Predicted 3D model of a 1457-nucleotide RNA (small-subunit ribosomal RNA) from an uncultured prokaryote. Its mean pLDDT, the model's own confidence on a scale to 100, is 84. Its Rfam family is "Bacterial small subunit ribosomal RNA".
RNA sequence: AGAGUUUGAUCAUGGCUCAGAACGAACGCUGGCGGCAGGCCUAACACAUGCAAGUCGAGCGCUUCACUUCGGUGAGGAGCGGCGGACGGGUGAGUAACGCGUGGGAACGUGCCCUUAGGUACGGAACAACAGUUGGAAACGACUGCUAAUAUUUAGCGAUAUUGGGGAGGCAAAGAUUUAUCGCCUAGGGAUCGGCCCGCGUUGGAUUAGGUAGUUGGUGGGGUAACGGCCUACCAAGCCUACGAUCCAUAGCUGGUUUGAGAGGAUGAUCAGCCACACUGGGACUGAGACACGGCCCAGACUCCUACGGGAGGCAGCAGUGGGGAAUCUUGGACAAUGGGGGCAACCCUGAUCCAGCCAUGCCGCGUGAGCGAUGAAGGCCUUAGGGUUGUAAAGCUCUUUCAGCUGGGAAGAUAAUGACGGUACCAGCAGAAGAAGCCCCGGCUAACUCCGUGCCAGCAGCCGCGGUAAUACGGAGGGGGCAAACGUUGUUCGGAAUUACUGGGCGUAAAGGGCGCGUAGGCGGAUUAUCAAGUCAGAGGUGAAAGCCCUGGGCUCAACCUGGGAACUGCCUUUGAAACUGAUAGUCUUGAGUCCGAGAGAGGAUGGCGGAAUUCCCAGUGUAGAGGUGAAAUUCGUAGAUAUUGGGAAGAACACCAGUGGCGAAGGCGGCCAUCUGGCUCGGUACUGACGCUGAGGCGCGAAAGCGUGGGGAGCAAACAGGAUUAGAUACCCUGGUAGUCCACGCCGUAAACGAUGUGUGCUAGCCGUUGGGAAACCUAGUUUUUCAGUGGCGCAGCUAACGCAUUAAGCACACCGCCUGGGGAGUACGGUCGCAAGAUUAAAACUCAAAGGAAUUGACGGGGGCCCGCACAAGCGGUGGAGCAUGUGGUUUAAUUCGACGCAACGCGCAGAACCUUACCAGCCCUUGACAUGGGGGUCGCGCAGUCCAGAGAUGGUCUGCUUCAGUUCGGCUGGACCCCGCACAGGUGCUGCAUGGCUGUCGUCAGCUCGUGUCGUGAGAUGUUGGGUUAAGUCCCGCAACGAGCGCAACCCUCAUCUUCAGUUGCCAUCGGGUAGAGCCGGGCACUCUGGAGAAACUGCCGGUGACAAGCCGGAGGAAGGCGGGGAUGACGUCAAGUCCUCAUGGCCCUUAUGGGCUGGGCUACACACGUGCUACAAUGGCGGUGACAGCGGGCAGCCAGGGGGCGACCCCGAGCCAAUCCCGAAAAGCCGUCUCAGUUCGGAUUGCACUCUGCAACUCGAGUGCAUGAAGGCGGAAUCGCUAGUAAUCGCGGAUCAGCAUGCCGCGGUGAAUACGUUCCCGGGCCUUGUACACACCGCCCGUCACACCAUGGGAGUUGGUUUUACCCGAAGGCGCCUCGCUAACCCGCAAGGGGGGCAGGCGACCACGGUAAGGUCAGCGACUGGGGUGAAGUCGUAACAAGGUAGCCGUA
Repeated sequence: AGAGUUUGAUCAUGGCUCAGAACGAACGCUGGCGGCAGGCCUAACACAUGCAAGUCGAGCGCUUCACUUCGGUGAGGAGCGGCGGACGGGUGAGUAACGCGUGGGAACGUGCCCUUAGGUACGGAACAACAGUUGGAAACGACUGCUAAUAUUUAGCGAUAUUGGGGAGGCAAAGAUUUAUCGCCUAGGGAUCGGCCCGCGUUGGAUUAGGUAGUUGGUGGGGUAACGGCCUACCAAGCCUACGAUCCAUAGCUGGUUUGAGAGGAUGAUCAGCCACACUGGGACUGAGACACGGCCCAGACUCCUACGGGAGGCAGCAGUGGGGAAUCUUGGACAAUGGGGGCAACCCUGAUCCAGCCAUGCCGCGUGAGCGAUGAAGGCCUUAGGGUUGUAAAGCUCUUUCAGCUGGGAAGAUAAUGACGGUACCAGCAGAAGAAGCCCCGGCUAACUCCGUGCCAGCAGCCGCGGUAAUACGGAGGGGGCAAACGUUGUUCGGAAUUACUGGGCGUAAAGGGCGCGUAGGCGGAUUAUCAAGUCAGAGGUGAAAGCCCUGGGCUCAACCUGGGAACUGCCUUUGAAACUGAUAGUCUUGAGUCCGAGAGAGGAUGGCGGAAUUCCCAGUGUAGAGGUGAAAUUCGUAGAUAUUGGGAAGAACACCAGUGGCGAAGGCGGCCAUCUGGCUCGGUACUGACGCUGAGGCGCGAAAGCGUGGGGAGCAAACAGGAUUAGAUACCCUGGUAGUCCACGCCGUAAACGAUGUGUGCUAGCCGUUGGGAAACCUAGUUUUUCAGUGGCGCAGCUAACGCAUUAAGCACACCGCCUGGGGAGUACGGUCGCAAGAUUAAAACUCAAAGGAAUUGACGGGGGCCCGCACAAGCGGUGGAGCAUGUGGUUUAAUUCGACGCAACGCGCAGAACCUUACCAGCCCUUGACAUGGGGGUCGCGCAGUCCAGAGAUGGUCUGCUUCAGUUCGGCUGGACCCCGCACAGGUGCUGCAUGGCUGUCGUCAGCUCGUGUCGUGAGAUGUUGGGUUAAGUCCCGCAACGAGCGCAACCCUCAUCUUCAGUUGCCAUCGGGUAGAGCCGGGCACUCUGGAGAAACUGCCGGUGACAAGCCGGAGGAAGGCGGGGAUGACGUCAAGUCCUCAUGGCCCUUAUGGGCUGGGCUACACACGUGCUACAAUGGCGGUGACAGCGGGCAGCCAGGGGGCGACCCCGAGCCAAUCCCGAAAAGCCGUCUCAGUUCGGAUUGCACUCUGCAACUCGAGUGCAUGAAGGCGGAAUCGCUAGUAAUCGCGGAUCAGCAUGCCGCGGUGAAUACGUUCCCGGGCCUUGUACACACCGCCCGUCACACCAUGGGAGUUGGUUUUACCCGAAGGCGCCUCGCUAACCCGCAAGGGGGGCAGGCGACCACGGUAAGGUCAGCGACUGGGGUGAAGUCGUAACAAGGUAGCCGUA
């Protein structure tokens, strides 16, 4: 510090995800030791049992026991009394608060402690204990009687305080004892602790906007330790709130912790400070202190005991139990230390505390050994079979002993004594490598790779995504990487995330500028002077607890941990200064702003009036059969006279031309002319005011169209609606009609793609060219030029921007203020509120779901976009196919099998250049198992092989016999090579699967003109440029231009062939000349002139001329020439596309079979046949059939062959047989042609089918060959929709040859003969090339994609209601309690009284107001459930259509009905 993920690729936007750190954690797997920490986050749920607060005999009486020298001593018990149980310990429910934090304040209290001063006398009366009686199950009481005190009470005396003085009234004390102390009372002071008040800070929600009656203040009174509405009576009507009151939800706060560079975020376990609570609610008592965790009273819920009458209880103390939960420990030891309570003390108590136990919960440390050790052992895994790797790893050898174990010694913690921890830490000794390694990961991010298994299954997954037969992604293994007593996963927090942006973001098109203005609060604000000192800055002081973090020392062997010191704690308060800036106060100024005066332009607004053109309607005239409308029609109108045309009239609405990126207005918007009223703006003057300004949350106003209400109006247009068309349908597009509405008045609505998708204002920052309205200057004055303001446009520099683009009218550089955004969908929806007559508007979520959605630009592809240009692409022609019969291939069907492959063009006379057996891969049956074939080992034989006989069998095969033949070398040995047989193991074999694992080969676009690269340049980049443009070409062919310059693969040329000529050569070819010769003939001699053959050359290049073009490339015409502009034909196929075809040519990875999916054989099948399609042949006839005639080719082939010639047969063919391994011989006859005949018919056309008889090939023609003769004589009369080929020696037509092959061609590959027609042209169909445009496509239009319906699941809104929580108001009830009043009952102390008795006081009791719980009624609010219902989301292959993306086939979109 970044990375992955939207795309074919790119940049930017934007979300999601990851790598880091942390944890009171949990889960999985594993687990040696130690140190230091931590350990119910959930049910503030309920609790058995034990312990957690007592102590004092130096306050008091009573009493028990032991001892006794009877004097007493010691130990206990329950009481009275004192102090302490308000500390310590727990928890976080409540609390949004002066609760907490921080800093201040004044009207207070304070036991024990310290200090100062003073005092501490006398007398009396009770109550427990105790004794007796008595109630009760118990808890616990009741009555009578006795008694002490540091208990309680009273009187006298005097001190002191309360207020400046005076007066009146009231008010203290306690003793004990060993005689040295401990106490007690009063008062002053201190310390400590506590109560109260205030400033500031302290979560979210406005879908909570108003709240408040003791409420706010005052006066009197009460109350408190103390101020105070704290309480009460009266008076006033205040108080809080947009700087967020009230309400709702959530929450203990802080030091800190965690993360982060920081700012910030999250958090508030352990430790420390504060607060609150103690089963729930209320209440007070005692006390210095409580409204009291282990106290009291009442109410409630719950639990327990009970003799049913009554009682008892409160672990959120320490352990522990149940429950809840993913989850959190021992019913331990000790008061030795530190502290606390009591006591004079000894001492007692102390689950505070100190220790131990459990738990890898965390942090830290240590160990599981070290050195040497290569035959690189064995085994495992992989393998290209060689090897590699595990790996110095192991073994082995030599060492060591930390930790754990055993034995012995043995602390500090403790000042004199006392040690739970603990025989612990630590030390010494002993034995032995001995007891001690796992977990996760290995596709990218992210370090680490192979094999096997599996086969969209099982599974993985944090994101992207893996898995459908070769998975580095699943599972296993080997190997590797990481961490290590741990390692992973899950959860949570921060980070990365500049993804809430203070530091530090944005808003033209990605999410985002309010529709526009006026203006309140608020924010901000020109120049200058003086003063103040709030902000600001500086110094000083106080505070900011300790711990923690940081720095620096020290102590545990180190570290974690502990500890000393420092720094820091960014804050608050007080104080002293400064005065630049902001602010405040006072004054001045004119440049911002405004006023005034003089001019000006304008569809600015409102009202009233006027005008002409047009449409429609009405009346009348002329006039006749149509009009209208459309792609074409029809509905419609018209003989009752339309349309057309002329004249007249009516009505409503809108204002042609002018008219213009012209004007005006804030926006919406505004357009005939005139008048009236009226707003704003501009220019000029520079007289006046003197900052009066800018922005603007709320608020107010304006606000297109549609829509709503009331009343008018209604010509045209026109939702709805009706009809006609179109269509598969057509609730649409088109047509004919047509109502709301559109218009006016008044009132609502308040939205639009209300757009410049660009808030308002101010200043600054190159220019050029238009245009509107003013002003100024100059001049050569119809005016022109220059210049200056205010608008409105185009281009363009800097700059900005993701790019597109913006660019003085900014999207540049700055300032001020407002509005708005934070992934897509759900959704601008639901609920709630506000507004509205309604429609609806506005404000505005969540659950759930996805990993994207979106922007700009790029390259392609595509378009029922555009331009240019090609091609037998169309057109113009010629001939076909589609109809018939047959041939052949395919589909389908059939079959035991009908082997397999090929499927639009680019499968279908294709693989197959030839299935009777073979081929053959298929089927049935019968056989073989190291095999029909290859290599290696062992044994045997010396072979093999050929010919023939016999037997069994369908044959393969098995068996028998006879004959022929006898390999090479040799050391003469079956010794070697070689061959055959047998045996066994490795292996052979497979036309079995995968062409989507492959090589090779091939098809296709397409012989189309394209496809790229280097360097440079441009662009952030993908990419572009070059390759585009102007011409030209068959061509990216060439020329010119150009930020390009060059180059490569293609094109062309080089190659073959045909066409002309020359030359060389001359047999098997040829024969002009010479000679011979025949029935005839290059037949013979001879020759090589010609033809021809086949070598080498020549020739064609727009070279020449004219025109044209740009002085080019080229094009047009001409000459010459055998050939002319590529002369004809062939070979040649760029980068690539189609996962195109082929595993059945061959090769090959993987998988599969191995007495069979291999091998052999016989027979069958590939030849089937209701049917459909492709490709062909033959025809339908006279351009023909038949008969006759007999002329002219070329390419080729031939010895298991071609076969002359002769003979036989009607013929296929047969017999005999010459020649030829071929320019020699043969195939071999060419056919169309020509002559004659037939005369339009199912024929003298056509030949299918069938019968009979034959021929040939072959082991064999039944399934299933070809041919011949005779006979038979089907369909068919030129072929629907549709469709194919061809541009010249071509089509058409005619025959000939060859491959394959025993035989079999209408197919295929070639050859020559005869030999046309047409092309105006590029609008259209198809395919292609280039440029351009749009795009939501990129698997690329056979693309993408929308909505209803149907099905499944999920969350959610409404919903008659129903259940519960919470809260408010009114009323009822009124426990305990304190307060007030009464007090006829009871009453020791004091007073009066001789006494009786009375007084005062107190108690019980009663009454009253207050009040918890409870109840009744009515609301508010939140949540659960809910028949039914609404939409939404998600879901490989459902239905219906085709809305959008291209002009998406009616441009799309926004608002409204």